[in-house]
C1' cells in the first nucleotide's frame, strides 16, 4: 500500500424567532379566595437516548405470604474469580474454524433407565444381502463358519500393520485410542508421564423423557403510603344554627359529628450499587482512597415547527419507578491496538 481483525469515540454545527414542561423569581393592574396562596402574566437558566427500544435475565424498592422439611415446577450445568445479583462480565481448560491477529461453543450424565433414528440397507445394536471359506447335494441350491472385502447410511460392532486361520476374527502381538491405578505440576478444570486390562461398557441422540448437582415464595409505581368533597349510612343536638339587607314575628333551609374512602388531591418520582479526574492494589472483570461535578419527572403525557448561514447533507429510534446486564435496530465520520501479504529503506 492492500486485505483482515479487535476496541472505543460521536449521533450534523451556530445564530435567532415562536411554541411546550416542569422549577426558580417578579407582578401596577385582571379572576377566584379570610389569609397565605392559586389561576394568569413577564422574566430566567434547565428540558430524553446510545439504544429511551424489545420485556429476555438479575437487583434494589412495596405489599402480601412464611417454624422447619418435602413433592411439583421452573432455570442454570468445564474451573476458578467479580459483583446487590446475574442466564453477565473477566481470565483459564478442553473443543471447533482460520496461515494469522482473532472468533465460536447450554462444554454434567449415553456402563440408572426408557423412548427415538425418516429413506436407504440384510442389518441401527441386532444381523449374513453380495462375497469368502468348509460340507452335504451336485442341477440353480441347501446346512454351518465368517465383519477382512463390496454395498447402504449421517452413523455397520475400536483404528492400522503383522502373526494366526479352511476363511476369519483382539484369537494373539506392537503403536494409537478406550478404560482402571498411580506419580509429578496446577488453588482447580486439565495437562504430561508410568504401569496394568485385549477391549466385557463402548452408533448418535439429553435445546427427547429422565438422572445428578446448585438456585427460585408471589405480584408489580395502575406496587403501595397520606389527605379527601359530594351522595350515601350511623349518632348526637334541636330553647340551638344559617339565610330572608338592621330587630321581632313569620317563612324557608335541618345542623354537627363519626365511619367509610369513590372524585379529586399529595406523596412514591429521582442524590443514585450516580458520574468525571488523579493515585493505590490486581493480569483482568472489579475494588479502596482523595478531590470535584451535579434541577427531565409528566399523568393523556412537555423537547416541536420556521428562518438564516455552512458542511460529509443527517440513520435507528422519543423517558414513564429505579439501576446492572443481554439481545435486536443504526446514515456516516474519526481514532487506537494488532495480523498477512508485497514493496522501500
Nucleotide at each position: 500500500u492492500a486485505a483482515g481483525u479487535g476496541g472505543g469515540a460521536u449521533a450534523a454545527a451556530u445564530g435567532g424567532u415562536c411554541g411546550c414542561g416542569g422549577c426558580u423569581g417578579g407582578c401596577a393592574g385582571g379572576c377566584c379566595g379570610a389569609a397565605a396562596g392559586g389561576c394568569g402574566c413577564c422574566a430566567g437558566a434547565c428540558g430524553a437516548g446510545g439504544a429511551a427500544a424489545g420485556u429476555c435475565c438479575g437487583g434494589g424498592c412495596u405489599u402480601c405470604a412464611c417454624a422447619g422439611g418435602g413433592c411439583a415446577g421452573g432455570a442454570u450445568g468445564c474451573c476458578g474469580g467479580a459483583u446487590a445479583a446475574c442466564g453477565u462480565c473477566c481470565g483459564g481448560u478442553g473443543g471447533a474454524g482460520g496461515c494469522g491477529a482473532c472468533u465460536c461453543c447450554a462444554a454434567g450424565g449415553a456402563u440408572a433407565g426408557u423412548g427415538c433414528a425418516a429413506c436407504a440397507g440384510a442389518a441401527a445394536u441386532a444381523u449374513a444381502c453380495c462375497g469368502c471359506u468348509g460340507c452335504c447335494a451336485u442341477c440353480u441350491g441347501g446346512c454351518a463358519g465368517u465383519a477382512a472385502g463390496g454395498g447402504u447410511g449421517g452413523a455397520a460392532g475400536g483404528g492400522c500393520a503383522g502373526u494366526g486361520u479352511a476363511a476369519g476374527a483382539g484369537a494373539c502381538u506392537a503403536c494409537c485410542g478406550c478404560c482402571c491405578g498411580g506419580c509429578u505440576g496446577g488453588u482447580a478444570a486439565c495437562a504430561g508421564c508410568c504401569g496394568g486390562g485385549g477391549c466385557a461398557c463402548a452408533u448418535g441422540u439429553a435445546a427427547a423423557c429422565c438422572c445428578c448437582a446448585u438456585c427460585c415464595g408471589a405480584a408489580g409505581c395502575a406496587a403501595g403510603a397520606c389527605c379527601g368533597a359530594a351522595u350515601c349510612a350511623a349518632g348526637a343536638c334541636a330553647u340551638a344554627c344559617g339565610g330572608u339587607g338592621g330587630c321581632c314575628c313569620g317563612c324557608c333551609g335541618g345542623u354537627c359529628u363519626u365511619a367509610g374512602g369513590u372524585a379529586g388531591g399529595u406523596u412514591g418520582c429521582u442524590g443514585g450499587a450516580g458520574c468525571c479526574u488523579g493515585g493505590c492494589g490486581g493480569c483482568g472483570a472489579c475494588g479502596c482512597c482523595a478531590g470535584g461535578c451535579g434541577u427531565a419527572g409528566a399523568u393523556a403525557g412537555a423537547u416541536g415547527a420556521c428562518c438564516a448561514u455552512u458542511c460529509a447533507c443527517g440513520a435507528c429510534a422519543u423517558a414513564a419507578c429505579c439501576c446492572g446486564g443481554c439481545u435486536u435496530a443504526u446514515c456516516g465520520u474519526c481514532c487506537c491496538g494488532c495480523u498477512u501479504a508485497c514493496c522501500a529503506u
A computed fold for a 345-nucleotide RNA from Candidatus Limivivens merdigallinarum, annotated as Bacterial RNase P class A. It is recorded under the gene name rnpB. The model forms 94% of the base pairs in the Rfam consensus. The prediction has a mean pLDDT of 76. RNAcentral holds the sequence, with entries from ENA.